[in-house]
Context: one part of a larger RNA
RNA sequence: GAUUGAACGCUGGCGGCAUGCCUAACACAUGCAAGUCGAACGCGAAAGGGCUUCGGCCUGAGUAGAGCGGCGGACGGGUGAGUAACACGUGAGAAUUUACCUUUAGGAGGGGGACAACAAUUGGAAACGAUUGCUAAUACCCCAUAUGCUUUCGAGUGAAAUGGUUUUUCCGCCUAAAGAAAAGCUCGCGGCUGAUUAGCUUGUUGGUAAGGUAAUGGCUUACCAAGGCGACGAUCAGUAUCUGGUUUGAGAGGACGAUCAGACACACUGGAACUGAGACACGGUCCAGACUCCUACGGGAGGCAGCAGUGGGGAAUAUUGCGCAAUGGGCGAAAGCCUGACGCAGCGACGCCGCGUGGGUGAUGAAGGCCUUCGGGUCGUAAAGCCCUGUGGGAGAGGGACGAACAACCCAUGGGAACAAUACCCCAUGGAUCUGACGGUACCUUUCCAGAAAGCACCGGCUAACUCCGUGCCAGCAGCCGCGGUAAUACGGAGGGUGCAAACGUUGUUC
Numbered sequence: 001g002a003u004u005g006a007a008c009g010c011u012g013g014c015g016g017c018a019u020g021c022c023u024a025a026c027a028c029a030u031g032c033a034a035g036u037c038g039a040a041c042g043c044g045a046a047a048g049g050g051c052u053u054c055g056g057c058c059u060g061a062g063u064a065g066a067g068c069g070g071c072g073g074a075c076g077g078g079u080g081a082g083u084a085a086c087a088c089g090u091g092a093g094a095a096u097u098u099a100c101c102u103u104u105a106g107g108a109g110g111g112g113g114a115c116a117a118c119a120a121u122u123g124g125a126a127a128c129g130a131u132u133g134c135u136a137a138u139a140c141c142c143c144a145u146a147u148g149c150u151u152u153c154g155a156g157u158g159a160a161a162u163g164g165u166u167u168u169u170c171c172g173c174c175u176a177a178a179g180a181a182a183a184g185c186u187c188g189c190g191g192c193u194g195a196u197u198a199g200c201u202u203g204u205u206g207g208u209a210a211g212g213u214a215a216u217g218g219c220u221u222a223c224c225a226a227g228g229c230g231a232c233g234a235u236c237a238g239u240a241u242c243u244g245g246u247u248u249g250a251g252a253g254g255a256c257g258a259u260c261a262g263a264c265a266c267a268c269u270g271g272a273a274c275u276g277a278g279a280c281a282c283g284g285u286c287c288a289g290a291c292u293c294c295u296a297c298g299g300g301a302g303g304c305a306g307c308a309g310u311g312g313g314g315a316a317u318a319u320u321g322c323g324c325a326a327u328g329g330g331c332g333a334a335a336g337c338c339u340g341a342c343g344c345a346g347c348g349a350c351g352c353c354g355c356g357u358g359g360g361u362g363a364u365g366a367a368g369g370c371c372u373u374c375g376g377g378u379c380g381u382a383a384a385g386c387c388c389u390g391u392g393g394g395a396g397a398g399g400g401a402c403g404a405a406c407a408a409c410c411c412a413u414g415g416g417a418a419c420a421a422u423a424c425c426c427c428a429u430g431g432a433u434c435u436g437a438c439g440g441u442a443c444c445u446u447u448c449c450a451g452a453a454a455g456c457a458c459c460g461g462c463u464a465a466c467u468c469c470g471u472g473c474c475a476g477c478a479g480c481c482g483c484g485g486u487a488a489u490a491c492g493g494a495g496g497g498u499g500c501a502a503a504c505g506u507u508g509u510u511c
Base pairs, nucleotide, nucleotide: 001511002510004508006507007506008505009504013355014354015353016352017351019348020347021313026311027310028309030308031307032306035071036070037069041067043065048059049058050057051056078266079265080264088190089189090188091187092186093185096183097182098181101179102178103177104176105175106174107173109143110142111141112140118133119132120131121130122129123128148157149156150155163171164170192238193237194236199229200228201227204226205225206224207223208222209221210220211219241263242262243261244260245256246255247254248253268289269288270287271286272285291302292301293300294299319345321344322343323342327341328339329338330337331336358388359387360386361385368379369378370377371376394448395447396446397445398444399443410431411430412429413428414427415426416425455500456499457498458497459496460481461480462479466495467494468493469492470491476483477482
């Protein structure tokens, strides 16, 4: 000098863009953060309104609502505890899997029995159940068939939903092959410290056989052999997520790994599997533990390293905000629903950038301060005064549903498939309608007032900037050299000056 996720002191007008628990992976009140589909299925209210012969009936409504079923809860979001490892980066590889999507080929024949919901009975304080009975399906099962798979070539094995719908087209179902995009696995090379860690290893190293896996493999087991690694640093210990990058530097190099992007790991602590295309699963299950809460003492409930927020820790880090309008995601044929992702707003000079705090004129060089050789000098055109401006900013009024908007739905035209059909359906084009959290915000117009708006550090040398007073090795200063013991440009104050400026200094960090 540059740098910063900074903090502290003093000061502080506005806007834009960024950014904000680096510490306790400490504990968490409350609300929200993952649902959706009636175009898979069977059930199915009530309030309200209307009628009434007062019994009830119609409507609300096949709506709300649970339930069975499908898809999604493995994405998105958070954190960096662990990890020195094929975890990451880069380059190669073979023994694999893949829901949704795309393409191709073929198929969907026959039959069956349940379980929720529901009803009845019943246990429990609750959480939650138990028994009996009824029922549907794109839920489940059996038979048949088959390009497939296995094969000792005899054979064995293996599907489906004449399902839904706007009723004739779409959406689905099954098998096989391929693609796309993902994922698992193996290897070469690369990137921390310590030798005051020198030996380490028994599933260890290799083989055979079997098991297991989507798949290779000591991955696991039995048997056999005795190997394997190591001063080119094994093992052990410490530290640490890794990278693109960031920062500094002319570069080489050094330091770092916040925000953004890719990968990994974790989800109170430890362990385990289930379901599923995919998890050994943050807002799923089971077991154990610690902690917190409820309890009728028998037993139960919970997991913010999601967004806000609270306590605690700390030098230190924000709102229990608005909206799904946009972008993206899940579900759905769609309308749409959900979305603390995201878009916005709020708070903080934390950073960067931009703007302002007025412009012109104005000498009697006013008053006043300070200095003085007492002549004067200086603050200083600075002020006052006069003339302007209203840029930028503030206040008042008016406009502004601007832009951000496309998509979807609807209508018309044209084309296409199918058809008895000029309907319906699909595609393209055009038109119209609707939709904005931000926000009455930005911006524009108009009006008023120079009116709200300058500080901080320094002035001995390094280093730009000097005098007076006070103090008297005291009080104090200080980055280094060093100042202070009676004329201190170095301490404290004042006047003046220098530097930077909505900041300026100090401290910490890195080069």

This is a predicted structure of a 511-nucleotide part of an RNA (small-subunit ribosomal RNA, 5' domain) from an uncultured delta proteobacterium.